[in-house]
Context: one part of a larger RNA
RNA sequence: UGACGGGGACCUGCACAAGCGGUGGAGCAUGUGGUUUAAUUCGACGGUAAGCGAGGAACCUUACCAAGUCUUGACAUGUACCUGCAUACGUUGGAAACAGCGUAGCCUUCGAGGGUGGUACACAGGUGCUGCACGGUUGUCGUCAGCUCGUGCCGUGAGGUGUUCACUUAAGUGUGAAAACGAGCGCAACCCCUACGGUGAGUUACAAGUGUCUCACAGAACUGCCCGCGUUUAAGCGGGAGGAAGGUGGGGAUGACGUCAAAUCAGCGUGGCUCUUACGACUUGGGCUACACACGUGCUACAAUGGGUAGAAUAAAGGGACGCCAAGGCGUAAGCCGGAGCAAAUCCUAUCAAUCCUACCCCCAGUUCGGAUUGAGGGCUGCAACUCGCCCUCAUGAAGCCGGAAUCGCUAGUAACCGUAAAUCAGCCUCGUUACGGUGAAUACGUUCUCAGGUUUUGUACA
Numbered sequence: 001u002g003a004c005g006g007g008g009a010c011c012u013g014c015a016c017a018a019g020c021g022g023u024g025g026a027g028c029a030u031g032u033g034g035u036u037u038a039a040u041u042c043g044a045c046g047g048u049a050a051g052c053g054a055g056g057a058a059c060c061u062u063a064c065c066a067a068g069u070c071u072u073g074a075c076a077u078g079u080a081c082c083u084g085c086a087u088a089c090g091u092u093g094g095a096a097a098c099a100g101c102g103u104a105g106c107c108u109u110c111g112a113g114g115g116u117g118g119u120a121c122a123c124a125g126g127u128g129c130u131g132c133a134c135g136g137u138u139g140u141c142g143u144c145a146g147c148u149c150g151u152g153c154c155g156u157g158a159g160g161u162g163u164u165c166a167c168u169u170a171a172g173u174g175u176g177a178a179a180a181c182g183a184g185c186g187c188a189a190c191c192c193c194u195a196c197g198g199u200g201a202g203u204u205a206c207a208a209g210u211g212u213c214u215c216a217c218a219g220a221a222c223u224g225c226c227c228g229c230g231u232u233u234a235a236g237c238g239g240g241a242g243g244a245a246g247g248u249g250g251g252g253a254u255g256a257c258g259u260c261a262a263a264u265c266a267g268c269g270u271g272g273c274u275c276u277u278a279c280g281a282c283u284u285g286g287g288c289u290a291c292a293c294a295c296g297u298g299c300u301a302c303a304a305u306g307g308g309u310a311g312a313a314u315a316a317a318g319g320g321a322c323g324c325c326a327a328g329g330c331g332u333a334a335g336c337c338g339g340a341g342c343a344a345a346u347c348c349u350a351u352c353a354a355u356c357c358u359a360c361c362c363c364c365a366g367u368u369c370g371g372a373u374u375g376a377g378g379g380c381u382g383c384a385a386c387u388c389g390c391c392c393u394c395a396u397g398a399a400g401c402c403g404g405a406a407u408c409g410c411u412a413g414u415a416a417c418c419g420u421a422a423a424u425c426a427g428c429c430u431c432g433u434u435a436c437g438g439u440g441a442a443u444a445c446g447u448u449c450u451c452a453g454g455u456u457u458u459g460u461a462c463a
Base pairs, nucleotide, nucleotide: 001463002462003460004459005458007457008456009455010454011453012452013451015447016446019410020409021408022407023406026300027299028298029297030296031295032294033293034291035290042053043052064286065285066284067283068282069281070280073123077122078121079120080119081118082117087104088103089102090101091100092099093098106114107113108112125275126274128273129272130271134269135268136264137263138262139260141258146185147184148183149182150181151180152161153160154159164177165176166175167174191252192251193250194249196219198217199216200215201214202213206209222246225240226239227238228237229236302403306362307361308360309359310358311357318349319348320347323342324341328337329336330335369400374395375394376393377392378391379390380389416439417438418437419436420435421434422433
C1' cells in the first nucleotide's frame, strides 16, 4: 500500500421490512444431469450454466453412428503433358452416391490461345487438440462512483498529498476549508423515443377545415419566481405559485481503471501440435426426440371475483410478391374452391383483439371444474410425417381441492391479469423469445437484522 475480520462509524440498493403475485406439490412443454445406446454430436456448470449457443434437428441442417463408395479430392491457385471432353437424354445394376453401355455434343483474331475433362506434382481439406499461446467479441462486479496523471510539497524508502475534512448530491455532483495547483478516463450534458402547444406540408379519415392524424422544423424547464431552513453570505434542502410537464419529467442507447488464467479455437480469424487411400469427401438409413430417476425454466389448472351459451363495445405496433389474400360458395371444423385488390397511411392479414359489460344456465360436486392420456375419422405442408410435424371433429375423460423445508419477481401506468404482431420458417413441436397495446392495484413505519456495494477508521503472525 492492499486484502481480510462472526471490528467500529457513515451511506446506498426491491437488500431487509410493508404489500401484491408466484416457484417448490399435480399434468404437460422445454433445457440439463444421470442412465441407456451402434450413436444418443459438441460447448456452457454458484452468483455470471441449465426455454443458454439453437431467431425454428422429419431429409437437409449435422458436426454423431451403421453400411456403401472416392483419393489432387466436395472447394482454391499454379506448373508440365494429353484432350472434340463438360453436359443432356435413354438404358443396366444399385438404397442412393456412383459405376457400365449407347446417342447428341466447344469458341476463336488461326499464332496457338481460352473453356472443359484426364494424368503427374506442388498442394487442398479437418466442427481434430490447445480459450492455460492469441486477436476479436461477450458475461460479471455495475450505470456502482470510482480509477489515474503532470508539476510541486512531505517521507531514507515503499509511498503519501492532490482524491482528506464540514455541508451537499443520484453522482470524485457541487460549495467552503486545506501544500497543493491543474489535467485525463468515468458522472452529467450532447443523441433517440415519449408527454405540451406552435409553424409549414399532406392523394389517411371524416362532421370537409382554426379540427383528428402523419411527417418535418424550431420552442418550452433553467431551482427561472416567492416563502422558510442552511452559517449572515454558498452549494443546497422543504413547501408554494404558474405550467402540458418541476427539480435528472418518464424510458432507451451509452458500461471508466480493472477482477474472475471467467466464456468462446463450434460464428470468424489465427500461432503451435496433429490426420493425409483419412480425424478429409459423397450417399442412404438411423441418431441428436431414448427413460427407473434428479434439478432448472415455463404453460394449464385445482374453480362461483368462476365455467358455459348468446349479444354488444373499445387498441397499438408489425408483416406482405416464390407473398398477404377480400367478396361469394362448399364443409360441423381444420380446411378447400374461387379469384377482386395490393410492392401498400389506399388492398390484405383483421368485423383488426381479449380481459371487460349485459342476459340466461350451472349450485359447491372431482362437478357443466380440470384437461392429460388413449381410440376412430379427417385436413395441411412437404420427394417423404413409421422412428419424429402441426391442426380439426367425435369419443375417452387421468392427476389435481392451493402445495413441506425453502425460495423468486415487482415501488406506477409498475406488479398482476388480457390478448395482438414479428423474427426464424416449406411445415412446425412457439406453452419459447422480442416487441405492442388493453384493464389496472396494494405497500414502503423504518435501517435492528440478511445479502451486495461505496467512503473512512482500527487490528493482523496474510501478500

Small-subunit ribosomal RNA, 3' major domain from an uncultured bacterium, 463 nucleotides, folded computationally. Rfam family: Bacterial small subunit ribosomal RNA.